[in-house]
c-di-GMP-I riboswitch aptamer from a Clostridia bacterium, 85 nucleotides, folded computationally. It was read from a public genome assembly, where an Rfam model found it. Model confidence (mean pLDDT): 85 of 100.

RNA sequence: UCCCGCUCAGGGCAAACCUGUCGAAAGGCAGGGACGCAAAGCCACGGGCCUGCGGCUUUAAAGCCAUGGCGGCCGGGUUGCCGGG
Numbered sequence: 001u002c003c004c005g006c007u008c009a010g011g012g013c014a015a016a017c018c019u020g021u022c023g024a025a026a027g028g029c030a031g032g033g034a035c036g037c038a039a040a041g042c043c044a045c046g047g048g049c050c051u052g053c054g055g056c057u058u059u060a061a062a063g064c065c066a067u068g069g070c071g072g073c074c075g076g077g078u079u080g081c082c083g084g085g
Base pairs, nucleotide, nucleotide: 002085003084004083005082012037013036017032018031019030020029021028022027035072041078042077043076045075046074047073048070049069050068054065055064056063057062
């Protein structure tokens, strides 16, 4: 440096759900809580997915649009602990 996660140490993160709070919503944040995770650290760059305040079309019904989100959906970029080869 590259590959790997069978074993070890120090540990780390925290799904559902509950409470509070912010938000139009999706969802975020804080506390509790652990289903899981070797990048479940970081970056919305590509795809995908969610929402639709607002906007557009429309007689209406309805449809469409992200500039809002999801990194615990996949890919990519980047940094990194321990151990093994």